[in-house]
RNA sequence: AAUUCAUCAAGAGGACGUGAGAGACUGGCUCUGUGACCGUCCAGCAACCUGCUAAAACAGCAAGGUGCUAAUGCCAGCCCGACAGGGAACGAUGAGGU
Numbered sequence: 001a002a003u004u005c006a007u008c009a010a011g012a013g014g015a016c017g018u019g020a021g022a023g024a025c026u027g028g029c030u031c032u033g034u035g036a037c038c039g040u041c042c043a044g045c046a047a048c049c050u051g052c053u054a055a056a057a058c059a060g061c062a063a064g065g066u067g068c069u070a071a072u073g074c075c076a077g078c079c080c081g082a083c084a085g086g087g088a089a090c091g092a093u094g095a096g097g098u
Base pairs, nucleotide, nucleotide: 001098003096004095005094006093007092008091013042014041015040016039017038021031022030023029025077026076027075028074043069044068045067047066048065049064050062051061052060053059073090078087079086080085
């Protein structure tokens, strides 16, 4: 870097620094100098791995490794469908191998 599989409607904040955009993309719609986004520290959550309980699976506990802590991945985007809804594509996270 590409790829395979799984999951993505729940959950989770403060301080300091910085200073204008940010929410992947496009169109909306939101957040944002009452300081967003991002970085550091502490805190928290618990998606995957890990450990324990259980032992078919699901599940429960812990929080070590990643991760995450506005809004359903904020809504829509392509296909099927009158709609509801379903499927796909794209994106994110984890694990495995190349």

SAM riboswitch aptamer (S box leader) from a Deltaproteobacteria bacterium, 98 nucleotides, folded computationally. Rfam family: SAM riboswitch aptamer (S box leader). About the family: The SAM riboswitch is found upstream of a number of genes which code for proteins involved in methionine or cysteine biosynthesis in Gram-positive bacteria. Model confidence (mean pLDDT): 85 of 100. Lineage of the source: Bacteria > Pseudomonadati > Myxococcota > Myxococcia.